[in-house]
Model confidence (mean pLDDT): 80 of 100.
This is a predicted structure of a 534-nucleotide part of an RNA (small-subunit ribosomal RNA, 5' domain) from a metagenome.
The full RNA is in RNAcentral, with records from SILVA.

Context: one part of a larger RNA
RNA sequence: GAACGAACGCUGGCGGCGUGGCUAAGACAUGCAAGUCGAACGGACUAUGCAAUUGAGUAAUCGAGCGUAUAGUUAGUGGCGAAAGGGUUAGUAAUGGUUAGGUAACGUACCCCGUACUCCGGGAUAGCGUCAGGUGCUUGCACCUUUCCGAAAGGGGCGGUAGUACCGGAUAAUGUCAUCUGCUGAUGGGCGGAUGAGCAAAGAUUUAUCGGUGUGGGAGCGGCCUAAUUCCUAUCAGCUUGUUGGUGAGGUAAUGGCUCACCAAGGCAAUGACGGGUAGCGGGACUGAGAGGUUGGCCCGCAACAUCGGGACUGAGACACUGCCCGGACCUCCACGGAGGGCUGCAGUAACGAAUAUUGUGCAAUGAGCGAAAGCUUGACACAGCGACGCCGCGUGUAGGAUGAAGUCCUUCGGGAUGUAAACUACUGUCAGGGAUACGAAAGUGCAUUUCGGUGCAUUGAUCUACCCCAGAGGAAGUCACGGCUAACUUCGUGCCAGCAGCCGCGGUAAGACGAAGGUGGCAAGCGUUGUUC
Numbered sequence: 001g002a003a004c005g006a007a008c009g010c011u012g013g014c015g016g017c018g019u020g021g022c023u024a025a026g027a028c029a030u031g032c033a034a035g036u037c038g039a040a041c042g043g044a045c046u047a048u049g050c051a052a053u054u055g056a057g058u059a060a061u062c063g064a065g066c067g068u069a070u071a072g073u074u075a076g077u078g079g080c081g082a083a084a085g086g087g088u089u090a091g092u093a094a095u096g097g098u099u100a101g102g103u104a105a106c107g108u109a110c111c112c113c114g115u116a117c118u119c120c121g122g123g124a125u126a127g128c129g130u131c132a133g134g135u136g137c138u139u140g141c142a143c144c145u146u147u148c149c150g151a152a153a154g155g156g157g158c159g160g161u162a163g164u165a166c167c168g169g170a171u172a173a174u175g176u177c178a179u180c181u182g183c184u185g186a187u188g189g190g191c192g193g194a195u196g197a198g199c200a201a202a203g204a205u206u207u208a209u210c211g212g213u214g215u216g217g218g219a220g221c222g223g224c225c226u227a228a229u230u231c232c233u234a235u236c237a238g239c240u241u242g243u244u245g246g247u248g249a250g251g252u253a254a255u256g257g258c259u260c261a262c263c264a265a266g267g268c269a270a271u272g273a274c275g276g277g278u279a280g281c282g283g284g285a286c287u288g289a290g291a292g293g294u295u296g297g298c299c300c301g302c303a304a305c306a307u308c309g310g311g312a313c314u315g316a317g318a319c320a321c322u323g324c325c326c327g328g329a330c331c332u333c334c335a336c337g338g339a340g341g342g343c344u345g346c347a348g349u350a351a352c353g354a355a356u357a358u359u360g361u362g363c364a365a366u367g368a369g370c371g372a373a374a375g376c377u378u379g380a381c382a383c384a385g386c387g388a389c390g391c392c393g394c395g396u397g398u399a400g401g402a403u404g405a406a407g408u409c410c411u412u413c414g415g416g417a418u419g420u421a422a423a424c425u426a427c428u429g430u431c432a433g434g435g436a437u438a439c440g441a442a443a444g445u446g447c448a449u450u451u452c453g454g455u456g457c458a459u460u461g462a463u464c465u466a467c468c469c470c471a472g473a474g475g476a477a478g479u480c481a482c483g484g485c486u487a488a489c490u491u492c493g494u495g496c497c498a499g500c501a502g503c504c505g506c507g508g509u510a511a512g513a514c515g516a517a518g519g520u521g522g523c524a525a526g527c528g529u530u531g532u533u534c
Base pairs, nucleotide, nucleotide: 001534002533003532004531006530007529008528009527010526013394014393015392016391017390018389019387020386021352027349028348030347031346032345035080036079037078040077041076043074044073045072046071047070048069049068050067053064054063055062056061087305088304089303096230097229098228099227100226101225102224103223106222107221108220111218112217113216114215115214116213117212118211119169120168121167122166128159129158130157131156132145133144134143135142136141137140148155149154176197177196178195179194180193181192182191183190184189203210204209231277232276233275238268239267240266243265244264245263246262247261248260249259250258280302281301282300283299284295285294286293287292307328308327309326310325311324330341331340332339333338358384360383361382362381366380367378368377369376370375397427398426399425400424407418408417409416410415431475433470434469435468440464441463443460444459445458446457447456448455449454478523479522480521481520482519483504484503485502489518490517491516492515493514499506500505
């Protein structure tokens, strides 16, 4: 000199864009953060229309109403999603990251392009009803009480019901497996041929369509393997028994001591094994002429974790932050028999600390999930709020104005400085303030035409604001330094005291170095100090 996720002191007008728990991966009250589909299914409920039947009435008409149609709502079954998005950096020195390869050793829901199908049946179960007697009558309702167990969370018996839920059968090759076999290759592989075995499905609808099953290919995404590289320490020198390799088997989507049986005795290490310490890694960031040094906050990619430890289930995908089970610690409720919880999501709380924000608005946009769609959900996201925390921009007026006013300070008492500075005169109107406000931020969506695209019409803003009008210099300057380094000096006070200080050093009675005042210099909505890095 530069930099910062900074803090502290003094001061503080506005805006834009960023950024903000670095400490306790310590503990958390409360609210929200993952739902959606009625065009998969049976019910239930609401509204409206029709209406078998029926009550009252002479009738018109009024009322009840099995059922049915339309519109809507949804507890449950079912499907998809919940493995994404969001957070954090505890662990991890290599099961990680980075770069370059390999997979002839693999998987893949949704999406795209092909191909062949979508046949016939069955039994349950959730929802629902009931679990209990008495009285009354209008005979299927009303009322009463001691109403299956449990305080609750929740659970049980019986009856009966639907499906794109579940199960059985049929059919099927190009796919799978077995045997035989041709060509070929890089071991087991690839491309073929023959025979045999076994394997599937689901319907909905407004009749436009949307689905379901097998299989081939693609895209994107992932699993695994190899090489190189990736901090300090020898005051860590030997380490290792599933250890190193082989055969066989099991297991996996797949290779492999991944696991197991048997066999061999290997494998690693001074080019640092093993141990100890520290640490997420990279793109990048800061600094520097560069080489290099330091660093990894915000944003992006990868990894790991989700109160601590372990485990599997479901699923295309997890060994799963707001799923399940077990154990530990802690907390909450309890009728003491039991039951519930997990902010390293967004806000917020106490605590810790030098220190870090609102229990805000909205799904309008972008994206995600579900849905045929309308749409619903989304603390992702878009915005707003707070903080000079940072960077950038703007303003705090402009021009004139001397007998050089007053005040203050200095003085050799003559004067000098503050100083065109002020007053005063003439203007301007940025920003802030007040008023009013859009064909703006804008692209998306619906409908019509259309495969889309495009075109036409209509519609959608949480939030922010341009242009315009009003008024009037009004509302807007500090901070640090002034001995040398280093730009900027005098007076008074103090008297090795009080104090200053980055280094040299100042202060013991004329202090340009302490304190104050006047003046001056630097930077400026900031200035200075501290910390850390180069």